[in-house]
């Protein structure tokens, strides 16, 4: 240099003028006023996908069943489905990458197309016998070594062996078991045994089965104050036209509001329209005590400065990550602020122009936008800085 592969970080600077929200001091002309000062969006504030605070719901506490989630092993964490190490498999020439990675030796079920069979499999082909003078042709039976088909063919592969053959017998290998050794472990590696249809096809991202977990529902949870208005419910108090009651001047008068059943609000069995009276009905008209209860509409609060909080020394661990000591206080609205111009000076792109590393002009300058409050996860992202690492080439 050049082509890769893992990570950390930033994501425009200033400087004027308009303008927001919030918090404090200050004014007064006390208003959703005015001044002055402090503050004021991220690395994903986003998708709400997973954990967890926190609130409410079931009197408290356990268990199950049925749903889900998750599963190599050890660690980190407040917790996780996160995140460190590592093991195994796989892929890459390295650097490094990827992996839903328990159990197919409980149990069922399922493997399109091919193919003879997909799990107790004979199509071809080999090899034996019979039939027939014979055998290239029929039958019966052996055989899974070889072809065919398939992602997958009944443990490979070589050598004995055999009528072909076959773990039928033998190396190695692979699988199983038992014991060493190493390591906490997941595994790794050595030995000995087991002749392997008395472990053997795949699949559990089929159902299962085993082990862990996990109440449900979200801050529009919820908590607390609390106008107006209507209906109900209570209180008190009008009423004497209904019943009881008690008096009498006894077929009705009075008194009573204490009962029982109605109506109504101090204008209290209203008023008017309405008639000879009564009663219903409609239409208008005026009043409509008292205390409380409920919580709508508004208000506080939850809620922003005490937190698994943030910087920064240094220690312990390989790391995620955990200590100590210091220092800091870091938006908070509720139609919901955090913006808008202009200049400068950047960073990238394209075009000139030359003095070839500088002018000059256009153009661009993302991705997004707190809403309860954290730990993660995944998405999006103009353009940049950065630190190790692997592999070629080249000079020294």
């Nucleotide at each position: 240099c050049a082509a890769g592969g893992c990570g950390g970080c930033c994501g425009g600077a200033c400087a004027g003028c308009c303008g927001c929200g919030c918090u404090g001091c200050g004014g007064c002309u006390u208003g959703a006023c005015c001044g002055c000062a402090g503050u004021g969006a991220g690395g994903a504030a986003a998708g709400u996908c997973c954990g967890g605070g926190c609130a409410u719901c079931a009197g408290g506490g356990g268990a199950a069943c049925a749903g889900g989630a998750c599963a190599c092993c050890g660690g980190g964490u407040a917790a996780c489905g996160c995140c460190c190490g590592g093991c195994u498999g796989g892929g890459a020439a390295a650097a490094c990458c990827c992996a839903a990675g328990g159990g197919a030796a409980a149990g069922u079920g399922c493997c399109g197309c091919a193919g003879a069979a997909a799990a107790c499999u004979a199509c071809c082909g080999c090899c034996g016998g019979g039939c027939u003078a014979u055998a290239u042709g029929c039958c019966c039976g052996g055989u899974a070594a070889g072809g065919a088909u398939g992602a997958a063919a009944a443990g490979g592969c070589g050598a004995g062996g055999u009528a072909a053959g076959a773990g039928c017998u033998c190396a190695c290998c692979g699988c199983g078991g038992c014991g060493g050794u190493g390591g906490c472990a997941a595994c790794a590696u050595c030995g000995c045994c087991g002749g392997c249809u008395u472990u053997a096809g795949g699949u559990a991202a089929a159902c299962c089965c085993u082990g862990u977990c996990c109440g449900a529902u979200g801050c529009a949870a919820g908590a607390c104050c609390a106008a107006g208005u209507u209906a109900g419910g209570g209180g008190c108090g009008u009423c004497a036209a209904g019943g009881u009651g008690c008096a009498u001047u006894u077929u009705a008068u009075g008194c009573a509001a204490a009962c029982c059943g109605g109506a109504c609000g101090a204008u209290a069995c209203g008023g008017a329209g309405c008639g000879u009276u009564c009663u219903c009905c409609c239409u208008c008209c005026a009043c409509u005590c008292c205390a409380g209860a409920g919580g709508u509409g508004g208000g506080u609060c939850g809620c922003a400065a005490u937190g698994a909080g943030c910087c920064g020394u240094c220690c312990g661990g390989c790391a995620a990550c955990g200590g100590c000591c210091g220092g800091c206080c870091c938006a908070g609205a509720u139609g919901a602020a955090u913006g808008g111009c202009u200049g400068u000076c950047g960073g990238u792109c394209c075009g000139g122009g030359c003095u070839u590393g500088c002018c000059c002009g256009g153009a661009u300058u993302a991705c997004a936008g707190a809403a309860c409050c954290c730990g993660g996860c995944u998405u999006a992202c103009a353009g940049g800085c950065u630190g190790c690492c692997u592999u070629g080439u080249c000079u020294g």

The RNA shown here (Bacterial RNase P class A) has 396 nucleotides. The prediction has a mean pLDDT of 76. It was read from a public genome assembly, where an Rfam model found it.